[in-house]
This record gives sequence, structure tokens and C1' cells, in this order.
RNA sequence: GCCCCCAUCGUCUAGAGGUCUAGGACGUCAGUUUCUCAAGCUGAAAACUCGGGUUCGACUCCCGAUGGGGGCA
Repeated sequence: GCCCCCAUCGUCUAGAGGUCUAGGACGUCAGUUUCUCAAGCUGAAAACUCGGGUUCGACUCCCGAUGGGGGCA
């Protein structure tokens, strides 16, 4: 330099045009329980990398950027 893949709560991930005010697990916080802690139970906060485009409608499709991974040279 060229080609391919990926980017969603703190972490791992589901979603693949309208059902999404984006769900789950772990973690965090609060309550409950306990003599206390842990575990359990209940609840809460927490995310679509960025800029364009297509569409009535985009997390989802297209283009570009950025970052990460892999291959070739």
C1' cells in the first nucleotide's frame, strides 16, 4: 500500500427496516432477609463510534471517516 471482518449499557452480548421508551447475563446502587457478611429475592441507573445518503420510517441498508482484528505484499 491492497483486500476481508468487526464496532450496542462498566464488561460480554441479543436485535438484522416499524413490534424498541433497545432485551439478557455479570457487575454497580437501593430495598428486603440476617446478630453481621455472603447467597437469595425485588427494584433502579446504565449503550446503538462519528459524518453523510436511501426510505414515510434506520441500531438495522449504502458511502465515507475513525478505531480494533486478520490476510497478502
The prediction has a mean pLDDT of 81. Predicted 3D model of a 73-nucleotide RNA (transfer RNA) from a Minisyncoccales bacterium. Lineage of the source: Bacteria > Bacillati > Minisyncoccota > Minisyncoccia > Minisyncoccales. Its Rfam family is "tRNA". Rfam classes the family as a transfer RNA.